[in-house]
């Protein structure tokens, strides 16, 4: 310098292709169970709305632009 990917909750990560307004496990709090703890089992609790930022749209995680940050290959 060229090319491909990835960036959503405390951590992991679906959902993006084919916009209609964000899942799930773990995690943390609260009760159960138990003599106790782990395990299990019910409720709760979470994302300024998804890296920024500008654009298309009645709408934008999602389409387009350009930045920023990882990571891969090529040279």
């Nucleotide at each position: 310098g060229g090319g491909c990917c990835c960036g959503u909750a405390g951590c992991u990560a679906a959902g993006u292709c084919u916009g209609g307004u964000a899942a799930a496990g773990c995690g943390c709090c609260c009760g159960g169970c138990u003599c106790a703890u782990a395990a299990c089992c019910g409720g709760g609790c979470g994302a300024u709305u998804c890296c920024u930022u500008g654009g298309u749209u009645c709408g934008a995680a999602u389409c387009c632009g350009a930045g920023c940050g990882g990571g891969c290959c090529c040279a």
The RNA shown here (transfer RNA) has 75 nucleotides and comes from Halostella pelagica. The source organism's lineage runs through Archaea, Methanobacteriati, Methanobacteriota, Halobacteriales and Halostella. Its Rfam family is "tRNA". The sequence was found in a public genome assembly. The coordinates come from a structure-prediction model, not an experiment, and the mean pLDDT is 81.